Annotation
c-di-GMP-I riboswitch aptamer from a soil metagenome, 75 nucleotides, folded computationally. The coordinates come from a structure-prediction model, not an experiment, and the mean pLDDT is 85. The model forms 91% of the base pairs in the Rfam consensus.

């Protein structure tokens, strides 16, 4: 980042299974993504310790920034 080519991931929500929990895996599903590959580093959001301050331990990369790798090759 294109009226291109090759492909590629999979929202939601159903099953199963882990887990206090936000959530994560696997199958199914395909809203949509030029990084919707990866990395909790900052900022948010959730969760749990907890009724609450202060504090800690998690989650979320499909919130946002920001690192880093990767396909194609017209402007």
């Nucleotide at each position: 980042g294109a009226u291109a080519a090759a492909g590629g991931c999979a929202c939601c929500c159903c099953u199963g299974u882990c887990g206090c929990g936000a959530g994560g895996c696997a199958g199914g599903u395909c809203c949509g993504c030029a990084a919707a590959g990866c990395c909790a580093c900052g900022g948010g959001g959730c969760u749990c310790c907890u009724c609450a301050c202060a504090g800690g331990a998690g989650c979320c990369a499909g919130c946002c920034g920001g690192g880093u790798u990767g396909c194609c090759g017209a402007a």